Model confidence (mean pLDDT): 83 of 100. The part of an RNA shown here (large-subunit ribosomal RNA, domain III) has 383 nucleotides and comes from an uncultured Oligoflexales bacterium. It was read from a public genome assembly.
[in-house]
Context: one part of a larger RNA
RNA sequence: AAGUAGCGAUAAAGCAAGUGAAAAUCUUGUUCGCCGAAAGCCCAAGGGUUCCUGGGAAAGGGCAAUCCGCCCAGGGUUAGUCGGCACCUAAGGCGAGGCCGAAAGGCGUAGUCGAUGGAUAACAGGUUAAUAUUCCUGUACUUUGUCAGUGGAGCGAUGCGGGGGUGGAGAAGGGCAGCCGGGCCGGUUACUGGAUUCCGGUUCAAGCAUGUAGGGUGAUCUUCUAGGUAAGUCCGGAAGGUUAAGCCUGAGAUGUUACGACGUGGGCUUCGGCCCUGAAGUCGGUGAUCCCAUGCUUCCGAGAAAAGCCGCUAAGUGUUGAAGCUGACGAAGCCGUACCGCAAACCGACUCAGGUGGGCAGGGAGAGAAUCCCAAGGCGUGU
Numbered sequence: 001a002a003g004u005a006g007c008g009a010u011a012a013a014g015c016a017a018g019u020g021a022a023a024a025u026c027u028u029g030u031u032c033g034c035c036g037a038a039a040g041c042c043c044a045a046g047g048g049u050u051c052c053u054g055g056g057a058a059a060g061g062g063c064a065a066u067c068c069g070c071c072c073a074g075g076g077u078u079a080g081u082c083g084g085c086a087c088c089u090a091a092g093g094c095g096a097g098g099c100c101g102a103a104a105g106g107c108g109u110a111g112u113c114g115a116u117g118g119a120u121a122a123c124a125g126g127u128u129a130a131u132a133u134u135c136c137u138g139u140a141c142u143u144u145g146u147c148a149g150u151g152g153a154g155c156g157a158u159g160c161g162g163g164g165g166u167g168g169a170g171a172a173g174g175g176c177a178g179c180c181g182g183g184c185c186g187g188u189u190a191c192u193g194g195a196u197u198c199c200g201g202u203u204c205a206a207g208c209a210u211g212u213a214g215g216g217u218g219a220u221c222u223u224c225u226a227g228g229u230a231a232g233u234c235c236g237g238a239a240g241g242u243u244a245a246g247c248c249u250g251a252g253a254u255g256u257u258a259c260g261a262c263g264u265g266g267g268c269u270u271c272g273g274c275c276c277u278g279a280a281g282u283c284g285g286u287g288a289u290c291c292c293a294u295g296c297u298u299c300c301g302a303g304a305a306a307a308g309c310c311g312c313u314a315a316g317u318g319u320u321g322a323a324g325c326u327g328a329c330g331a332a333g334c335c336g337u338a339c340c341g342c343a344a345a346c347c348g349a350c351u352c353a354g355g356u357g358g359g360c361a362g363g364g365a366g367a368g369a370a371u372c373c374c375a376a377g378g379c380g381u382g383u
Base pairs, nucleotide, nucleotide: 013031014030015029016028017027018026032380033379034378035377040360041359042358043357046340047339050338051075052074053073054072055071056070060068061067080141081140082336083335084334085333087118088117092113093112094111098107099106100105122139123138124137125136126135142332143331144330145329146328147327148326149325150324154317155316159312160311161310162309167299168298169297170296173292174291175290178286179285180284181283182282183202184201185200186199187198203261204260207256208255209254214249215248216247217246218243219242220241221240222239223238224237225236227235228234262281265276266275267274268273300303346355347354362374363373364372365371
């Protein structure tokens, strides 16, 4: 220079009470304002205790601070079913032997790793200051072991076959969630009663039973069979017989779960909470980008793999009783789980107007996820 520029989006604050040495900034209440396809909620990545409680005020906080993502101390993350591993494979990596190379090393078979994909069994309510599909209550399901019963000839893999198994576009249908209105229930509104007004509510899963709207395929038997590296009753191929249905799949609804939970009102209170009680819980409309559906129709550029799973047999094993079925009683490992997560906790040297993948999607107007106003919820951006 200069008490100057500035104090980081113009969403916005006012009042009262409290605490305190001190209050524009902390706490509580109330009014006002802002977002609302987000400035709300849930997950992934990343971060790594920032979470909750008590205490603090040197530094950090663009002012102050009694406050904090700051400092100190204590506490907090509970799983057979959620995610990962004990399963599978993709690109790609590594790679016994092997090939190549002065050396180092490069390539690569069998293999072995590798999710961003496949496979795989749990829902509702309650509870903590802080966790919950993890704890508790209720109701389930999966795999597996032992024992008992039943059963009466098969079982059995690293092998073979099926399946998994896949593109784009388009249209119509059936549903559910959600939403809107009526009815019903509770509360409320002036002296009382009634009517009226206003406000709120009118809810509930997995599982089990049933097998619907629909979708797919003809079904079944006999004989033969140079194919499926051995075998095969399986798959593939061929011939013949019988028959009009059979089988597979499939949302939702209904019943049950539920004589339950939630929901309401009242009382007490140290204002943190505790105790008792448990109303209504229906009808109509609308309606998705969600489910049926990896469906259907259509097009050409013809759209992963492997395992789980199903069938088949081999070596073996089984009438000294295999598989299957039923019941009872057991078992179910390791890791993650707090909190932030379009952000003051991640990436940007910062409490930085930048960047950051996926899911949810209420009301009025509207073609709409645009835009404006609002709900739930969250904020008024640290002078």